[in-house]
Model confidence (mean pLDDT): 86 of 100.
A computed fold for a 106-nucleotide RNA from a Prolixibacteraceae bacterium, annotated as SAM riboswitch aptamer (S box leader).
RNA sequence: UGGUUAUAAAGAAGGGUGGAGAGAUCGGGCUCACAGAAACCCUGGCAACCGUCCGGAAGCAAACGGAGAAGGUGCCAAUACCCGGCCGGAAACGGAAUUAUAAUUU
Numbered sequence: 001u002g003g004u005u006a007u008a009a010a011g012a013a014g015g016g017u018g019g020a021g022a023g024a025u026c027g028g029g030c031u032c033a034c035a036g037a038a039a040c041c042c043u044g045g046c047a048a049c050c051g052u053c054c055g056g057a058a059g060c061a062a063a064c065g066g067a068g069a070a071g072g073u074g075c076c077a078a079u080a081c082c083c084g085g086c087c088g089g090a091a092a093c094g095g096a097a098u099u100a101u102a103a104u105u106u
Base pairs, nucleotide, nucleotide: 002105003104004103005102006101007100008099013043014042015041016040017039021032022031023030026084027083028082029081044076045075046074049072050071052067053066054065055064080098086095087094088093
């Protein structure tokens, strides 16, 4: 970097540095921001993908279910902010693609 699988309406913020943008991309909207954006750092927290423990299980072992939060990641405005840029549908809505994250693989 690419592939596969799973998840994405829940949840969780303070400080320091910084100094004008931010909310993935394009169009539109809306929102956040000089009462301080992005980014980086510190501390705190959320969640439970991996890992751990128990059941599954009378030797080995899987799906699956449960517990807990020391370890590896991730995350901590608004549904992945909303709609469209795809398909179906009158609409509501459903599905796909894309993106993000995790595990695995190349």